[in-house]
Context: one part of a larger RNA
C1' cells in the first nucleotide's frame, strides 16, 4: 500500500447492488410455518342452511345443499429442494482413464402383448379396553391393492453344435426348462344386448406388462496431484496371497472354511497433530505466499451410538426399531419429542423480521383446471462492503463584528459571513404512471392430422377476456422554499500541516526513533493549518 463475512471509538443525509452467529464445538429451544398431490385408480359419504309433505307442534320423511366436506384403500412424490463442516489426511476431493465387473423410477425411440379367474382388507356398522397415545373382537365392501391360471417373442438357465479369439469371452443354430400384465377417460352412425343407468362394437387419449436402444443419474476400480511432526521407526493376523463357498446391481478378504506365510516401511510405513476438497478469493510485476465467507461442483453429517425395512434410488434432517442424554404430558400403568425459515435463551468483541407473495423462475402431484412449495421472488433490519448523489451556485471589502496572534503599527480567520441575484438534485405536498406477463390461462372462429364421422382428441393461426407479492414502486411532472443534511484523524522526524497558554521527568504521549526535570512545534487546551470525507480513526489477520 492492498485486502476482510470483521469488531471497537467518534460521527452519520439519500439511493442502487451485494452481504450479515467466523464463538457453544452438529449448544438449547416456547410459538407459527417449511411436502404434498391425484375423484380421469377405488369403495364409503356428512352437516349447517334453504324448500316441501305428514301430523302426535316438535318430531319424522322427501328434495336441494352434494356425490360436496371428510377420513380411508391405492399411486407418485417424500432419496429433490433447504441447512451444516462435526468427522474425514481418505480414491474424500481434483484431474485423466477403466468397467468384457454394474444399476438406472419418471423421459425419448423401436418391437410385441394387455386373455380368464380367486381370496381378502381398511373405510363403514356393532361392541369392548385405555387418563392419553392408542388397541382389540364380531359383521362387512371396492380397486391400477393382493394371489393363482393361460399365453408367451425376447430375456435367463441347462444340454448340444458352429464361427472368431492366446485366453477371458463375443456371436449364431437346434432342443428343453423357467418366465408377465390393470385398468381408467372422451366421443360415436348402423347392428346386438339391457335391470333403461348402461354395456358390447367402432374410434381416440392415457395407463399396465415383456424385451431392445438412448438419454440422464449413480455404483465400483486405477494412474497422477495437494498439510505438519522422526523429540513418532518399525507396523500388520482377515493381516498378504491361494482354493472353494456365501453375499452384492457388480469386481473384490466384502464375509466364511481350509491352505501357504506373507504384505507395508527413511522414495517416511505406523503413530500424533491439524483440516471438509475444488472452481475460485486476497495479495504480488511475476514467481510465489495466504485463504476456501457469499455463488457453483463434489463429499459429509442430521440430539449421541447402532441397525435394518420400504423403494428405481436411503441405511433416509421434518420415516421405523433398539440403547443413551436431555426435555414435555400423565389418572404413575404408560406415552410424546429432536430448529429448514423466522423467532428465543446461552456464549461472545460480534452478526437481522416470529414480514408479504406464489405474480415471475424452478420443483412435486394431476389429462387439465389447479393445489402445495420459509426453494424462490420481494420487502424489513445493520455505513458491514462497493458504487453513485447531496449538504447549494454566482456575486459580495468600510477586508464588518467576534476569536487568536502581535514588534501595538498591524496580521490572520477571510469572500469566509452578512447582503443581493439564481437554482431545486435532494426534502415536503399534489398529479400522472411503466416494465417485470408470456411462447401463460380460458373461450370462440378458421385450418391440418386421426377416424365410419362434420363427434371427440390433437398441431397451427387469428380474435375476445384474463393473471403483479414487491407497490401506486421505479420513472415523469407541478407547487414550495436554501430550505432537511459534516464529520473524523493528524500537524517533532519517517509524513502533508505552527503558534499561544497551561504543566514542570508531574500529568501524560508513543508504530519506531523518542518527547516531558520552567521559554515543550512531541503532554492538555485555544487559534491556525494538513489529510480524508458520510465517513474517519483504532485493533485483529493475510500478502
Nucleotide at each position: 500500500g492492498a485486502a476482510u463475512g470483521a469488531a471497537c471509538g467518534c460521527u452519520g443525509g439519500c439511493g442502487g447492488c451485494g452481504u450479515g452467529u467466523u464463538u457453544g464445538a452438529g449448544g438449547u429451544u416456547a410459538u407459527g410455518c417449511a411436502a404434498g398431490u391425484c375423484g380421469a385408480a377405488c369403495g364409503c359419504g356428512a352437516a349447517a342452511g334453504g324448500g316441501g309433505a305428514g301430523c302426535u307442534u316438535g318430531c319424522u320423511c322427501c328434495c336441494c345443499g352434494a356425490g360436496u366436506a371428510g377420513a380411508g384403500u391405492g399411486g407418485c412424490g417424500a432419496a429433490c429442494g433447504g441447512g451444516u463442516g462435526a468427522g474425514u489426511a481418505a480414491c474424500a476431493c481434483g484431474u485423466g482413464g477403466g468397467u468384457a465387473a454394474c444399476c438406472u423410477g419418471c423421459c425419448u425411440c423401436c418391437a410385441g402383448g394387455u386373455g380368464g379367474g380367486g381370496a381378502a382388507u381398511a373405510a363403514c356398522c356393532g361392541u369392548g379396553c385405555u387418563a392419553a397415545c392408542g388397541c382389540g373382537c364380531g359383521g362387512g365392501u371396492a380397486a391400477u391393492a393382493c394371489c393363482g391360471c393361460a399365453u408367451g417373442a425376447a430375456g435367463u438357465c441347462c444340454g448340444u453344435u458352429g464361427a472368431c479369439g492366446a485366453a477371458a469371452g463375443u456371436u449364431g443354430g437346434c432342443g428343453g426348462a423357467u418366465g408377465a400384465a390393470a385398468g381408467g377417460g372422451g366421443g360415436g352412425g348402423a347392428c346386438c344386448u339391457u335391470u333403461c343407468g348402461g354395456g358390447g362394437c367402432c374410434u381416440c387419449c392415457u395407463g399396465c406388462c415383456u424385451g431392445g436402444a438412448g438419454a440422464u443419474g449413480g455404483g465400483c476400480c486405477c494412474g497422477c496431484g495437494g498439510c505438519u511432526g522422526a523429540u513418532u521407526a518399525g507396523c500388520u493376523u482377515g493381516u498378504u496371497g491361494g482354493u472353494g463357498a456365501g453375499g452384492u446391481a457388480a469386481c473384490g478378504g466384502c464375509u466364511c472354511a481350509c491352505c501357504a506365510a506373507g504384505g507395508c516401511g527413511a522414495c517416511g510405513a505406523u503413530c500424533a497433530g491439524u483440516a471438509g476438497c475444488c472452481g475460485g478469493c486476497c495479495u504480488g510485476a511475476g514467481a510465489g505466499g495466504g485463504c476456501g465467507a457469499c455463488c457453483g461442483g463434489c463429499c459429509u453429517c442430521a440430539c449421541u451410538g447402532g441397525g435394518a425395512c420400504u423403494g428405481a434410488g436411503a441405511c433416509a434432517a421434518g420415516g421405523c426399531c433398539c440403547a443413551g442424554u436431555c426435555c414435555c404430558c400423565u389418572a404413575c400403568g404408560g406415552g410424546a419429542g429432536g430448529c429448514a425459515c423466522a423467532g428465543c435463551c446461552a456464549a461472545g468483541a460480534a452478526u437481522c423480521u416470529u414480514g408479504c407473495g406464489c405474480a415471475a423462475u424452478g420443483g412435486g402431484c394431476g389429462a387439465a383446471a389447479g393445489c402445495c412449495u420459509g426453494a424462490c421472488g420481494c420487502a424489513g433490519u445493520g455505513a458491514c462492503g462497493c458504487c453513485g448523489c447531496g449538504u447549494g451556485g454566482a456575486g459580495g471589502a468600510u477586508g464588518a463584528a467576534g476569536g487568536c496572534u502581535u514588534u501595538a503599527g498591524a496580521g490572520u480567520u477571510g469572500u469566509a459571513a452578512a447582503c443581493u441575484c439564481c437554482u431545486u438534485u435532494u426534502c415536503a405536498g399534489g398529479g400522472g404512471g411503466a416494465g417485470u406477463a408470456a411462447u401463460g390461462g380460458u373461450a370462440a372462429u378458421c385450418u391440418g392430422g386421426u377416424u365410419a364421422a362434420c363427434a371427440g382428441c390433437u398441431g397451427g393461426a387469428u380474435u375476445g377476456c384474463u393473471u403483479g407479492a414487491a407497490a401506486g414502486u421505479a420513472c415523469c411532472u407541478c407547487u414550495g422554499g436554501a430550505a432537511u443534511a459534516a464529520g473524523c484523524u493528524c500537524c517533532g522526524g519517517c509524513c502533508a500541516a505552527c503558534u499561544c497558554c497551561g504543566u514542570g521527568c508531574c500529568a501524560g504521549c508513543a508504530g519506531c526513533c523518542g518527547c516531558g526535570g520552567u521559554a515543550a512545534c512531541a503532554c492538555g487546551g485555544g487559534g491556525g493549518g494538513a489529510g480524508c470525507g458520510a465517513g474517519c480513526g483504532u485493533u485483529a489477520u493475510u500478502c